[in-house]
Parts: sequence; C1' cells; structure tokens
RNA sequence: UGCCUGAUAGCACAAUGGUAGUGCACGGCACUGUUAAUGCUGGGGUUGUAGGUUCGAGUCCUACUCAGGCAG
Repeated sequence: UGCCUGAUAGCACAAUGGUAGUGCACGGCACUGUUAAUGCUGGGGUUGUAGGUUCGAGUCCUACUCAGGCAG
C1' cells in the first nucleotide's frame, strides 16, 4: 500500500429493507430462619463516524476511524 472480515445495551451475541431483541449483569417483587438458588417484573441503545439510495436503513451504496486476518 492492496484485499477480506468485523464494530449493535455494562459484557457476550442475535435481528428477511417494515415496532432493535436474547442471555449474563443491574434495580424491584415473590419464595425463606438467613444467604444462595429459582420464578416474575423493570430500567438501560446517537446500531463506530459522516454522507447517499429508499415511503422506510442495524441491514443496501460511498468515504473515513478502529480492531483482526491475508498478500506484497
């Protein structure tokens, strides 16, 4: 320098172009000698940044940033 992959909640990851979700973690409640475990429930998101396409973008296109890989 070129090419490929990835970036989504505190963490690990999902999500046919049509309401952004699951598990763990966190708060509350139930359960009980107490804790743990278990069950129910709640809060938490500028989907890396900036543009474009579209009635509508996490998803498609372009550039950039960061991380990993391959080639030289």
A computed fold for a 72-nucleotide RNA from a Betaproteobacteria bacterium, annotated as transfer RNA. Its mean pLDDT, the model's own confidence on a scale to 100, is 82. The same sequence occurs in records of 2 taxa. The organism belongs to Betaproteobacteria, within Bacteria.